SAM riboswitch aptamer (S box leader) from Spirosoma rhododendri, 128 nucleotides, folded computationally. Lineage of the source: Bacteria > Pseudomonadati > Cytophagia > Cytophagaceae > Spirosoma.
[in-house]
Order: sequence, then C1' cells, then structure tokens
RNA sequence: GAUUUAUACAGAAGCGGGGAGAGAUCAGGCUCUGCGAACCGCUGGCAACCUACCACACGGCAAGGUGCUAACUCCUGCCUAAAGCAGCCGACUGCCACGCUGGCAGCGGACGUUAGGGACUAUAAAUC
Repeated sequence: GAUUUAUACAGAAGCGGGGAGAGAUCAGGCUCUGCGAACCGCUGGCAACCUACCACACGGCAAGGUGCUAACUCCUGCCUAAAGCAGCCGACUGCCACGCUGGCAGCGGACGUUAGGGACUAUAAAUC
C1' cells in the first nucleotide's frame, strides 16, 4: 500500500519544547487558535480491537500490542422517504382582469428540516 470484516451521537488532560496556523482531501458552512494552532517529548487518563489472565454462556480484568484524549467522521455534498405556515423559481394547469402584463388557486421544482442508506475518511484485526 491492497482486500475483507467490525466499529465510529459514549468516554478521556496537564506540563515542557515549538511559534501560526488547525479541524484528512476538494467545495461550501461552522468552529478552535498569541488566554499560544499544527507538530515533538513526558506524565496521566479513556476505551476494550488483538494477546495474556479469571470465568468459560453472557462476561470480567487492564499486564502486554495498538488506538484515542474540542465539537456525531464538526456539519453538508450522492440516493430514498416524510412532513412543511409563509417566502423563492417555473416555458405547466384552471379561473379572473388585461395595452404591456398582473392577481388568485393548483401542480412541479429548488432550498431548508428530519429519518434511513451510501460514498469518503479513521482505527483495529486477519490475509497478501
């Protein structure tokens, strides 16, 4: 690096170095950040995928191998469904008025909301 499987709304911070960015990528949003970002080191913590151990049905433990320690994978992006007062768009339908055109109702769409799925990403385990 590739494939497969599982998980991802829970949980867990201080110090030192560092010195301006960061939240994977692209786009849009939103947020964090000189009251000190990324990154590095140390200590602590969370979790329980793998190993060990105890029970051996569920499970427990946290010693070892990883992982993690702002916000749901920070949110959205693709598909499906539901409801939607008002507003937006329509070259569609009906009615009314009409000089250009306008008004009302319907229908459809966009947008937003919610739910489900997917994609992407991350991590673990196994195989190559």